Small-subunit ribosomal RNA, central domain from a metagenome, 347 nucleotides, folded computationally.
[in-house]
Context: one part of a larger RNA
């Protein structure tokens, strides 16, 4: 490079927005760049191919012809692609009404629990374990009642529920902000679309910087056990951290281990939101979330309208194991580290 692949064998970027690029709905006119056809020029000689001729033949030499997929000029064709103009509405979007939800940001409030402080009752243990001990306790603990303080998390409802692009999001309430969905015999724009190398933004936990906060839990650390040992598992303590604000870091089994978008393809069943005036029942439509399955696919497990089926466009990635996500260089970061990313050698 070709071909083949990417749920689980190597392989989907953590997620979105979006530049260049690639691809792109219906009808029509013009054009003729791509495309197709004809003709001219050029496409050196030698070599190679075919015919003929000459050294007795051959090798060899000479001569003629064809070919030379290309380039260029010119004359035409106009289905498709492109370009320009015009029109359209089904793709995409806007407006109106209704609604949904733990969607986001900021503020206020609440009760249970925990720990601590003070006071009351009360007396000898409490705690912990497989069993113990360290630990706490007559300076009155544990238990129990009352008052106060602090910080963090929000039981039940709670769900094979819901929302969000992903990360993620849950007490109640207010304000602000964003989003999806549905409805119509609806109004408008008129291809404005899809994807997206670079780029930009967001991005759990841990970690970092500065300043707060510090109840609980708890790396490190200390002690008690266990054990042959025990730098562990178990127990008693306990500092960073866990929480808040601002700034960084930019990674995860960031997983559905399944990129985005569009179209098509047999059925059954549950559920969430909306609609058909209202209530109940049934049924239907649109949008989501699930379960089972036909065809088909798949090595199989399985997937099966939310495809891993049938097709199309664009991006990303893979090419035996180890060495190695390492070294070197470069870029980013306060650092920790992150991104990019080999080779020798070896099996």
């Nucleotide at each position: 490079u070709u071909g083949g692949g990417u749920u689980u064998a190597a392989a989907g970027g953590g997620u979105g927005c979006g530049u260049a690029g690639g691809c792109g709905g219906u009808c029509u006119a013009u054009u003729a760049a791509g495309u197709c056809a004809g003709u001219g020029g050029u496409g050196a000689a030698a070599u190679a191919u075919g015919g003929c001729a000459g050294c007795u033949c051959a090798a060899c030499u000479g001569u003629c012809a064809a070919g030379g997929u290309g380039c260029u000029a010119u004359u035409g064709a106009u289905a498709c692609u492109g370009a320009u103009g015009g029109a359209c509405u089904u793709g995409a979007g806007u407006g109106a009404a209704g609604u949904c939800g733990a969607a986001g940001u900021a503020g206020g409030c609440g009760g249970a629990a925990u720990u601590g402080a003070c006071g009351g009752u009360g007396u000898a243990g409490c705690g912990g374990u497989g069993a113990a001990a360290u630990g706490c306790u007559u300076a009155g603990a544990u238990a129990u009642c009352g008052u106060c303080a602090a910080g963090a998390a929000c039981a039940c409802c709670g769900a094979u529920a819901g929302u969000g692009g992903a990360g993620a999001c849950a007490g109640c309430u207010u304000a602000c902000u964003a989003g999806g969905c549905u409805u119509a015999u609806u109004a408008c724009u008129g291809a404005c679309g899809c994807u997206g190398a670079g780029g930009c933004a967001c991005g759990a936990a841990a970690g970092u910087g500065u300043g707060g906060g510090g109840a609980u839990c708890a790396a490190a650390c200390a002690g008690g056990a266990u054990u042959a040992g025990a730098u562990a598992c178990c127990c008693u303590g306990g500092u960073a951290g866990u929480c808040c604000a601002c700034a960084c870091u930019g990674u995860a089994a960031a997983c559905g281990u399944u990129g985005a978008u569009u179209a098509c393809u047999c059925g059954c069943u549950g559920u969430u939101g909306g609609c058909g005036a209202u209530a109940c029942a049934c049924u239907g439509c649109c949008a989501g979330c699930g379960g089972c399955u036909a065809a088909g696919c798949g090595c199989a497990a399985g997937c099966g309208a939310u495809a891993a089926g049938u097709a199309a466009u664009c991006c990303a990635c893979c090419u035996g194991g180890g060495g190695a996500g390492u070294a070197c260089g470069c870029c980013g970061g306060c650092a920790a580290c992150g991104g990019u990313g080999a080779a020798a050698c070896u099996c």
About this RNA:
RNAcentral holds the full RNA, with entries from SILVA.